[in-house]
This record gives sequence, C1' cells and structure tokens, in this order.
RNA sequence: GUAACGGGAGAGACUAAUUUUUAUUAGCGCCGAAGGAGCAAAUACCCUAAAAACUCUCAGGCAAAAGGACCGUUGC
Repeated sequence: GUAACGGGAGAGACUAAUUUUUAUUAGCGCCGAAGGAGCAAAUACCCUAAAAACUCUCAGGCAAAAGGACCGUUGC
C1' cells in the first nucleotide's frame, strides 16, 4: 500500500407539487468523517515549495438502507 471481517459520528422520515408513493423536482433549514478546495510555522532561505481530524461546503449527507474519515484483527 492492498484485500476480508468487525466497530464507526453529525444534521428535517421538513414543506409543496408530480405520483414515479423505494422515487423526482423546487424551496427553506442544517451536517462534515467519502472526495475536492484553502491556510501556519519550520525548512528552503532569490524564486519555487509546504499539513490536518482546522476552515469552506463545489460534491456528498440529514428515518431505514447504502456510504463513511478513522481504529482493531488476519492475509499478501
């Protein structure tokens, strides 16, 4: 680094319309732990370069399901 298994948070089962009643569209209110973007110091020491669980929410998400950073175990 990768595969499998297990654990895994937050926020409206909001309103309206269509009925496709699992769904779609619009509106308002929210969340950050897929992804994406931005920033410090040190270092470099002219230029260049430079992190996150912080910040922003483009994306994603706000019953369940799915997904899910990260953690543990095992194998390669």

Source information:
A computed fold for a 76-nucleotide RNA from uncultured Candidatus Pelagibacter sp., annotated as Glycine riboswitch aptamer. Rfam family: Glycine riboswitch aptamer. From the family's description: This family represents the bacterial glycine riboswitch.